[in-house]
Formats: sequence, C1' cells, structure tokens
RNA sequence: CCAUGACUAAGCCAAACCAGCGGAAACGCUGGGACGGAAAGCCGUAGGUCCGAAAACCCUUGUGGGUUGGAUAGCUAGCUAGGUUGUAACG
Repeated sequence: CCAUGACUAAGCCAAACCAGCGGAAACGCUGGGACGGAAAGCCGUAGGUCCGAAAACCCUUGUGGGUUGGAUAGCUAGCUAGGUUGUAACG
C1' cells in the first nucleotide's frame, strides 16, 4: 500500500411506526424511535421496483369521481450491478 473480517473495545448510521412540514403521488426533510447495517457514506450510470402528471373520454349541481394514458418528469443508494471516498483495534 492492497485485500479480507471471525474475536475484543470504543464509536457510527437508523427500518417499521408516531408527530409536524413539503409533494398529484411514490417519497423526502425535521424530531422521537430501533428492525437491522462493516460502507445502511456519497453518486440515479445500467437494470429492477414504485408513483401516475399533462392530455383525451365518461359521469356529475360541483372545486368531485371513474376509464384510458404513462412524461426529454419523478422516487428508491436499506433492490442488484457499477463508480467514488473512507475506517479504530487485532489477525
């Protein structure tokens, strides 16, 4: 320097759920909370998953509902692959 992670110690992150806010939604942010995680740090590049805007049509008293549609738009990094940065002790 690189790879790896059984043990030990100290730490780190934070699922579901709840509250508030944002959003059409998926979901995100903040606080609480811990299911788990050796990159559960970062990056939507590829694949996958999820959402369902515009527009059109139908119903309707209606600002509502339904069907089609599926964005040069989104979400998910704690789905997989990949890229990138990093790590205490010990082997």
The prediction has a mean pLDDT of 77. A computed fold for a 91-nucleotide RNA from Candidatus Methylumidiphilus alinenensis, annotated as c-di-GMP-I riboswitch aptamer. The model forms 95% of the base pairs in the Rfam consensus. The sequence was found by an Rfam model in a public genome assembly.